[in-house]
RNA sequence: AGUGCUUUGGGCGAUGGAGUUCGCUUGUAUCCGCCACUCGGCUGAUAACUCCUACAAACUC
Numbered sequence: 001a002g003u004g005c006u007u008u009g010g011g012c013g014a015u016g017g018a019g020u021u022c023g024c025u026u027g028u029a030u031c032c033g034c035c036a037c038u039c040g041g042c043u044g045a046u047a048a049c050u051c052c053u054a055c056a057a058a059c060u061c
Stems, first nucleotide, its partner, number of pairs: 009026005016052006033042003
């Protein structure tokens, strides 16, 4: 200095924050939605569960 493995840590899982769990990746990495592809169109604040915030719809006072 390089490579492999293990442990720990870090980062990430299409729009905000927090907790728990799971998964991926470890930096030339992971991740960065779908359809059409000329214009354009569609779903969702979660990876999953719960809570808060924002937005949208309906009803009641």